[in-house]
Context: one part of a larger RNA
RNA sequence: CGUCAAAAGGGCAUCCGGGGGAUGUCUUGGCGGUAAGAGGCGAUGAAAGACGUGGCACUCUGCGAUAAGCACCGGGGAGGCGAGAGCAUCCUUUGAUCCGGUGAUUUCUGAAUGGGGAAACCCACCUCCGAGAUGUUGGAUAAAUCUUCCGUUCGCGGAUGAUGUAUCUGACAUUUCAAUAGCGAGGUAUUUUAACCUGAAUACAUAGGGUUAAAAAGCGAACCCGGGGAAUUGAAACAUCUAAGUACCCGGAGGAAAGGACAUCAAUUGAGACUCCGUUAGUAGUGGCGAGCGAACGCGGACCAGGCCUGGUCUGAAAUAAGGAGAAGUAUCUGGAAAGGUACGCCAUAGUGGGUGAUAGCCCCGUAUCCGUGCAAUGAAGACCUUUUAGAGUAGGGCGGGACACGUGAAAUCCUGUCUGAACAUGGGGGGACCAUCCUCCAAGCCUAAGUACUCCUUACCGACCGAUAGUGAACAAGUACCGUGAGGGAAUGAUGAAAAGAACCCCGAUGAGGGGAGUGAAACAGAUCCUGAAACCGGAUGCCUACAAGCUGAUGGAGCUCUUCGGAGUGACAUCGUACCUUUUGUAUAAUGGGUCAGCGACUUAGUGUUGCGUGCAAGCUUAAGCCGUUAGGUGUAGGCACAGCGAAAGCGAGUCUGAAUAGGGCGACCGAGUACGUAGCAUUAGACCCGAAGGCAGAUGAUCUAGGUAUGGGCAGGCUGAAGGUGCGGUAACACGCACUGGAGGGCCGAACCGUUGAGCGUUGAAAAGCUCUCGGAUGACCUGUGCCUAGGGGUGAAAGGCCAAUCAAAUCUGCUGAUAGCUGGUUCUCCGCGAAAUCUAUUUAGGUAGAGCGUCACGAUUAGACUCUGGGGGGUAGAGCACUGAAUGGGCUAGGGGUCCUCACCGGAUUACCAAACCUUCUCAAACUCCGAAUACCCAGAAGUUAUGCGUGGCAGACACACGGCGGGUGCUAACGUCCGUCGUGAAAAGGGAAACAACCCAGACCGCCAAUUAAGGCCCCUAAGUAAUAGCUAAGUGCGAAACGAUGUGGAGGUGCUGAGACAAUCAGGAGGUUGGCUUAGAAGCAGCCAUCCUUUAAAGAAAGCGUAACAGCUCACUGAUCAAGCGAUCCUGCGCGGAAAAUGUAACGGGGCUAAAGCCAUGCGCCGAAGAUAUGGGUUUGCAGUUUACUGCAAGCGGUAGCGGAGCGUUCCGUAAGCCUGUGAAGGUCAACUGUGAGGUUGGCUGGAGGUAUCGGAAGUGAGAAUGCUGACAUGAGUAACGAUAAACAGUGUGAGAAACACUGUCGCCGAAAGACCAAGGGUUCCUGCGUAAAGCUAAUCUGCGCAGGGUUAGUCGGCCCCUAAGGCGAGGCUGAAAAGCGUAGUCGAUGGGAAGCAGGUAAAUAUUCCUGCACCAGCUGGAAGUGACGGAUGGCAUAAGUCGUCGGGGCUUAUUGGAUUGUUCCCGGCGGUGGCGUUGUCCCUGGAAAUAACUCCAGCAGAGACCGUACCCGAAACCGACACAGGUGGUCAGGUAGAGUAUACCAAGGCGCUU
Repeated sequence: CGUCAAAAGGGCAUCCGGGGGAUGUCUUGGCGGUAAGAGGCGAUGAAAGACGUGGCACUCUGCGAUAAGCACCGGGGAGGCGAGAGCAUCCUUUGAUCCGGUGAUUUCUGAAUGGGGAAACCCACCUCCGAGAUGUUGGAUAAAUCUUCCGUUCGCGGAUGAUGUAUCUGACAUUUCAAUAGCGAGGUAUUUUAACCUGAAUACAUAGGGUUAAAAAGCGAACCCGGGGAAUUGAAACAUCUAAGUACCCGGAGGAAAGGACAUCAAUUGAGACUCCGUUAGUAGUGGCGAGCGAACGCGGACCAGGCCUGGUCUGAAAUAAGGAGAAGUAUCUGGAAAGGUACGCCAUAGUGGGUGAUAGCCCCGUAUCCGUGCAAUGAAGACCUUUUAGAGUAGGGCGGGACACGUGAAAUCCUGUCUGAACAUGGGGGGACCAUCCUCCAAGCCUAAGUACUCCUUACCGACCGAUAGUGAACAAGUACCGUGAGGGAAUGAUGAAAAGAACCCCGAUGAGGGGAGUGAAACAGAUCCUGAAACCGGAUGCCUACAAGCUGAUGGAGCUCUUCGGAGUGACAUCGUACCUUUUGUAUAAUGGGUCAGCGACUUAGUGUUGCGUGCAAGCUUAAGCCGUUAGGUGUAGGCACAGCGAAAGCGAGUCUGAAUAGGGCGACCGAGUACGUAGCAUUAGACCCGAAGGCAGAUGAUCUAGGUAUGGGCAGGCUGAAGGUGCGGUAACACGCACUGGAGGGCCGAACCGUUGAGCGUUGAAAAGCUCUCGGAUGACCUGUGCCUAGGGGUGAAAGGCCAAUCAAAUCUGCUGAUAGCUGGUUCUCCGCGAAAUCUAUUUAGGUAGAGCGUCACGAUUAGACUCUGGGGGGUAGAGCACUGAAUGGGCUAGGGGUCCUCACCGGAUUACCAAACCUUCUCAAACUCCGAAUACCCAGAAGUUAUGCGUGGCAGACACACGGCGGGUGCUAACGUCCGUCGUGAAAAGGGAAACAACCCAGACCGCCAAUUAAGGCCCCUAAGUAAUAGCUAAGUGCGAAACGAUGUGGAGGUGCUGAGACAAUCAGGAGGUUGGCUUAGAAGCAGCCAUCCUUUAAAGAAAGCGUAACAGCUCACUGAUCAAGCGAUCCUGCGCGGAAAAUGUAACGGGGCUAAAGCCAUGCGCCGAAGAUAUGGGUUUGCAGUUUACUGCAAGCGGUAGCGGAGCGUUCCGUAAGCCUGUGAAGGUCAACUGUGAGGUUGGCUGGAGGUAUCGGAAGUGAGAAUGCUGACAUGAGUAACGAUAAACAGUGUGAGAAACACUGUCGCCGAAAGACCAAGGGUUCCUGCGUAAAGCUAAUCUGCGCAGGGUUAGUCGGCCCCUAAGGCGAGGCUGAAAAGCGUAGUCGAUGGGAAGCAGGUAAAUAUUCCUGCACCAGCUGGAAGUGACGGAUGGCAUAAGUCGUCGGGGCUUAUUGGAUUGUUCCCGGCGGUGGCGUUGUCCCUGGAAAUAACUCCAGCAGAGACCGUACCCGAAACCGACACAGGUGGUCAGGUAGAGUAUACCAAGGCGCUU
C1' cells in the first nucleotide's frame, strides 16, 4: 500500500415496547345575563366559631348532653338507617325513610352583658327547688306479753311502768337514683329615657344613691347621604392646574337613599315641585387661555301628587307550600347492547330538557294544560271625624376660605370660620359687577309615593360564554395543604366498565413487592399509576453501513448490498458544494443577545368620537335618539344632527361680501351644484390600549419572640496576686509633721476559668453552618453579663453615632390597596402567495439613541407629455492649473538710503573704511485656503430639432426613516497616522444571491420568476489538486526572487553612455631590489622610519617616504609605496538603467505562492493565437403581473417586467363557535392518534391501512380568546452533567452467640476506645405522645436494616402539703363617671387586671413495662368567716469573724453483717464507732463605702362573735438536644440546679469513678 473483516460500540431506516400525559370526546364546576322574589339578622343572644354528637378511626354534612335527632299537623306510599364504604344491628302498610309547616331542645365562646380573662377558660353573689335504702338514737300510734294499782258482772275493764314487734316521724352516719341539693334553674353589665323612693356640704333645694320599665349596643356584598382626604400620573421638566373630591379612613340610613312643592326659570311671549334618560354640545365658557376642564336655557321622553306645622278611628281584595292528574309503538336487520337502518302506525295546548348498554315525541323522569283544604304569615286598596300656623343674631355687609363648568376675575348665585347687622307686605329676594325701569317670586320650619341606583341571597330560564395549564383561587377533605411572629400570602390533583361482572383457583417470590397462567367482559395494550394515549426521553429486534476518519451533520451524483406487489423501498463506500436560527446592528459563523429538549399556554383588542377610502339605500335632501307598541320579523317616534351660501372682528349685507372716500384695486367666495344614513376597512384620539419588565410615590394596617434604648423584678462571676485610706504600737516633734512595724482590705486595680466578646491566621466559601470551625487573642466587681414581664412604630422609634438597629429586609420596615403607577428604555410579537419598494439627509427642538415639518416609499384619483438621456446653440462663473501685476511670504546677487563697528579728526561738524545689519530700486530661484495680470474640464441655467426612453406634476389615505458603512475622486482635521473623524461627489453594501480575489458585507465581473445532463461569454484563469495551453515567439531572473518591508550597504548580473591607462607592453601574478647622510633634531632611562614635538632636506639610483603597516625595552626582523625582469591583450575608475543580494527577531506547528511543487518555469517583461469560466445574455418548456390587440366573459396572441429589509397595496389557506342543519356522514366504526399514497406555487387538501370507540359536519354566509421557535417567557414532563461530587467533626473498633429470606450497623456476651464542671443527672421555657408493649418494613433514616424519635394497634400521666388556680401588689395595661378631640379616638379618677417578687402545710421507704414528695406502708403537718388593735411583713454593695449537729461529701482506721458445700482469702455494704479535711445550709456578729438601696395583702400575736371542709388544672417523654429555635436525625444557639478520686491554687489541665457513649455508611 492492497484485499477480506468478527465481537462490542456507533449511524440511518422499519417494526415492537417502556416512559409521559398532549390531543380528541365528556362534565358534576364556573362565567355572563333575563324575568321575578327578597332586600336584612341580633339581648326571645346574631353573624362567626370552639367542643361534642353515629355500634365502628378520620373528613365533610346534619344536629346539640332530647345532640345524622324529639313532638304535632299536612303531603306521600315501599322501602329505609346522610356522603366518602363496608360489616353489624335495627325500623317500616299499626304508613317508616322522605317533603312542607308549627313547636321543643339548643353545651361553651362571641355585641357577650354578674366580676375577670391569654375567645371557647377562671372566680362569684342573691332567690328558688326532690325521692329512696341501711344503721344508730329519739318521739308518736297500734296491738301483744309481763309488773304494779284500781274497778269488777270474775269473763274481764281501766290506769301505770318495762320489754320486744309493726307503722309513721325527727336528727345523725353511710349510701342509691349513670353524682337530678347539683357540672341544677332563674337573676345580677353599661348607657339613654321615663316614673318612683331616698338624699349631702346647705334652710328650701340640687348633686349623688337606689328601684322598676322600655330602648340601644354587634354583624352584613353592592347601591346612598354626610365628615375628612392622598399620591403615582398628565402637563413630554415643574410650582398654579391635572389625576380627583378619585383611592382610602370615619359616621349614618334604607329597601332604595338623596332631592322635592319655587324668595325657580324665562324674556316682554311665557313656563310651573323633584328625580332619571335623549338632545342642546364638546357649544357658551373656563384654563401657566398650556395640559385640560366643561355647563345652562330650551326641546323630546320616563314618572307624576301634593301636603303639614291639632289629634284620632276603621274596613280587608288577592296570591302563595309540600304535592296530584297528565297523550301516543310495534315488527324486523346489524350489534355485546337499539333509541340506529328498513317497514307500517299513533299522540301533540305535550317535538323544552334529562335518562335508559349507540342517535327515543309514543320505555322512564318530565313537559303543555288543569287541580291544590285549613292554620299561620304577608298587607294591595280604601273610608271617617276634628283643627291651626306664617319662620332675626336671620337676609345683607367686611376679612379668610369653600362650592357652583366658572382657577378672583368685571364675578353675579350658594355655604360659612370671624367681626358686624336690616326691613318685615306702604316690605323683601332674583333676573351674572352696578344703577334705573320692567318682569317674576316670597327665604331664614317640616313631611312626601312613582320614575332612578345596587345584588351577599332565593327561584326559573337563557348564552355565535369556558370545557380541567380553560372557566372562580377553588369541578377533587379549598381559602384546604403549605409559607410567615403577624397583618397577610396561597397551590396541585377530574374520566375502568353498560354493569364490579374489581380477577375464584394454580405457579415463581420472603405467607413480600412484582410477575406468569386461568377466569370475567364486546374489549383487559379497559386491571384499579385503569378512555383516547402524541412528543421529548430510554430500550429491544431486523436490514444496510462503519476500524486513517475531521463532519452546522445537509444537498447533488453514485458503485455495492438487502427487501419487493417488479411500480419501487431501505442503506450507502466514494466524489463535489456547503461556517445554525433569532434579535440588534454600518456590519454577525461570529468568541455579541436569547433558547437544555418536548408538550400545552403566551402579545395590535374592545367601546366612544373624528377623518379618509370602499359598499349599499335614498337624494337637494338624508337621518333618527331616548322612549312607546309588538315580539319571530318589526312598527312608531322628527326632539335633534349634517347638507343646501358666502363674506366680515362684529353690527350686518348677501351671489356676493370685506377693506376703503371710492362705483377703484385687492382678499375670500359664487358662476361650474352632492349630500346624507348605515355597514365595512385604514389611521388618529380618549380610555391600561400590542404584551411582559422597574427603582419608586401615596393611603390604611401589622410588627420590639431578632435587635436598640428604657423600665419593674430575679439570677451569675473557680482560684490566685497587689495591698489605698483608716487604725494600733514604737520612734520622733514645743505641738504638728514625719518614719518603722503590725493591722486593715480600697480599686470602672493585676493574672486567669465559667460568662461576655472577637485581634490575627488557616480552613470553609454548590459550607456541617444564609457568618461557622481550629489555633491565637480582649474584658472578666463592673459604664459587667443574663432570665422573665412591660414600654417606645415607620419621616416614626432607638442609637457611648457605624447611617448602626427596628424579625436572615433599612439613606426610610413589612403587608395590602391606589395599581394594569409611569418607562422618549431593553426584550418579544405566532399561517401563505403576488406587485412596488425606502432612509440613515435638511430645518427645529432642555434636542442629539426621541419627536415634528420637508426630502425619499406606497395606494387611489385627476389633468395630462410636462420628465430622463444623447446632440446643437446661447449664457454667467473664478475652481483645477498657472502666475507673481496686487496682498503677503521668500533665495542669491547688484545698487544704495539708514544703523552698527574700526580708523582719522576728536569740542562739535566732518572724513575714510567695512567677510557687519539693511529699507527702497534692479535682476534672479520660488510660495499662498482666507493672493490673482490669467484660466480650463466638468457641473449648472435657458432654448431648439431629431432619436431612445417612461417618467414628471397635483390632490387625498397610509407609512417607514432622521445610528449608516466601506471603496474611488476633491478637500478639512489628524502625524498627507488609524477599519480615525467631518464635508462634497459617484459606486457598492445596507435591502443582493451568482462568478473571481485560497477563505474575505463594502474590491473586480454581474443584478437570481421556476425547470433543463444545451450552447456562448465577463472578471479571472488554462502543470497537478481544479474546468481550460506541460501552447508559440523574443528576452530577463538564480535570489525559490517570484511567494512581505526602508534608510543604507555590496567587484551579483543584463542593457546604455562618456572617460582614463594600454604592443613605446597596460592590469593581475611570479622573481629581484626597496639604499646612503642618519640612531635627522628635540625629548627621553631609551626614542634608531614607526611614544611624542619640530623639520621633512640632500645623495646614490632602474627605483626606494627622514617612511603606509606589523614588530622590539630600544635595536633587530617582516612587508608596503616605488623600480626592473618574466608573461601577454585588453585593463581601470565613473554615471544612467532592467532584474536580483544583504539589511530581515515572537510567541501550539511548516505558517509571508492556498497546497503539491516549479528554474531556457508552472517566475518576470513583451507579442499574437486558442480554450475554460457566472443564477450575465441566448435556446427551450412553464408560471405570474402590466400594457396592447383579438375573440369573447375567460381564454388566445404579442410586447415588456417579475433580487429585496423597513414599509405600502392586493389575493388566499387553516383553527374555534353560530345559521344553513329535526338536513348529510357515522358501531358495516365519528373525532383524535399513526403510517403511506396522490395532489396544489404555497398556507394546505383528498384518499387508503392500522389504532380508537362516539360523535362529526359539506356548501354559502356570519362572529372571533384564530395560527409560536425565540420574550434570562409561564406550567408540566424528560434529559445532560453522572453512576460523577457527596454520605455532616479522624472518640475506634473486633469477635462469638441469637433472630431472620437476608446481618459491618438489631439483641445478648466479651475485649478495645471516648466524655467525665460532661458527651452524667434534675428543673424552667418550648415541643406535644416523641413515653411503654406488641406487630410491620412500602415511604422517612444521606447506605443496609430483622432496627428506630418511622407505620399500625393497645396501654400509660392518680396530689389538702410540688407547681398553677387562689390572696397581694411592681413596671405596665384597661378604665364607670370625667376632660379633650372633624369622626375614628387620646388621656385619666374611682376601680380592676398584671409575676419575673411577698403569702399555710411532707418526709422516709416500697412498688411498676410505662406515674409517683401524687399509688402503698410508716410517722407528720396546715387551715374558715366578720369586726377591731399594734407591731411585723420590709429589703443595697463589698469584705471579715464566730458558733453549731442527729447535715452532707471525701478519705483513713476499727468493728458488724454478707460473699460458691465448709474454712480462709476476697467482694459487697441504705450497718455502727472514731480521726482528719472540704463544702453548703441555717444562725449570729463586725467593719468599710456611696449611688442611700420596691409595694401591698395575707399569715403571725391579742380581743369579740359566728361557721364547720381539702374542689379544679398541670404531672407521660425530650430538655447543652435526633423531640426546643435554626427548611434537615444540621459541628450553631438555649435560663437555673447538683459538682466524686489522684496531681493541682483552682469549676484550669491530664488521667479516671458513677453514669453515658463509639457520633447511621
Molecule: large-subunit ribosomal RNA, half A
Organism: Hyphomicrobium sp.